[in-house]
RNA sequence: UAUUUGUUGCGCCAAACUUGUUGCGAAGCAAGGACGGAAAGCCAAGGGUCUUAUUCCUAUAAGAUAGCCGGUUGCCAAA
Numbered sequence: 001u002a003u004u005u006g007u008u009g010c011g012c013c014a015a016a017c018u019u020g021u022u023g024c025g026a027a028g029c030a031a032g033g034a035c036g037g038a039a040a041g042c043c044a045a046g047g048g049u050c051u052u053a054u055u056c057c058u059a060u061a062a063g064a065u066a067g068c069c070g071g072u073u074g075c076c077a078a079a
Stems, first nucleotide, its partner, number of pairs: 003079004012037002017032006035067001041072003046069002048065007
């Protein structure tokens, strides 16, 4: 340096739910709280799912979701 494996130790993140707040909404943010996670770090011009509007069928447009799959970068330890 590269690959593989996973958490021993020190650590990291934070589901549901509650409160407040933003939004038509999906949902986001903050505080509390821990279900869990070896990338639950980052990426929405890959796919999926969800929301809103339009629409005769059907699709289109805008948006949300990375803790759905995926892409990409990285710490520690061992081999």